[in-house]
Molecule: c-di-GMP-I-GGC riboswitch aptamer
Organism: bacterium BMS3Bbin14
């Protein structure tokens, strides 16, 4: 520098349930496991959603982009 979820050991954790915060989308913790090779972080662009519908907010596991990184393997 490249490859790898049809590999190994690991990692994360959808829907749903319980508790909790929020007007809400949704967030957090525990259980759970659909999936993931960046499903780590960032709201910069687009999309979608919420609201008091101007504004503001949510979503990074919607797409693109930026930054950083483990394991195996090839050079």
């Nucleotide at each position: 520098c490249g490859a790898g979820a049809u590999a190994a050991a690991g990692c994360c954790a959808a829907a749903c349930c319980u508790g909790u915060c929020g007007c809400g989308a949704g967030g957090c913790a525990g259980g759970g496991g659909c999936g993931g090779a960046a499903a780590a972080c960032c709201a910069c662009g687009g999309g979608u959603c919420u609201u008091u519908a101007a504004a503001a907010g949510a979503u990074a596991g919607c797409c693109g982009g930026g930054u950083u990184g483990c394991c195996u393997u090839g050079g």